[in-house]
Molecule: transfer RNA
Organism: Candidatus Woesearchaeota archaeon
RNA sequence: GCCUCCGUAGCUCAGCGGUUAGAGCAGCUGACUUGUAAUCAGCAGGUCGUGGGUUCGAAUCCCACCGGAGGCU
Numbered sequence: 001g002c003c004u005c006c007g008u009a010g011c012u013c014a015g016c017g018g019u020u021a022g023a024g025c026a027g028c029u030g031a032c033u034u035g036u037a038a039u040c041a042g043c044a045g046g047u048c049g050u051g052g053g054u055u056c057g058a059a060u061c062c063c064a065c066c067g068g069a070g071g072c073u
Stems, first nucleotide, its partner, number of pairs: 001072007010025004018056001027043005049065005
């Protein structure tokens, strides 16, 4: 230098172009318990890597760039 894949909550990951972007774990509050753990209920937490484009509508499609992993020369 070229090719492929990945980037979504603190972590691990889902998510068909269309109601509101979700799950598990972690966190907080409450219930339960003598207390802790466990369990149950609830809450909070998101610039969907960045910038453009296509579209009535983009996390999703296209382009460039940034970061990571792997491969080729």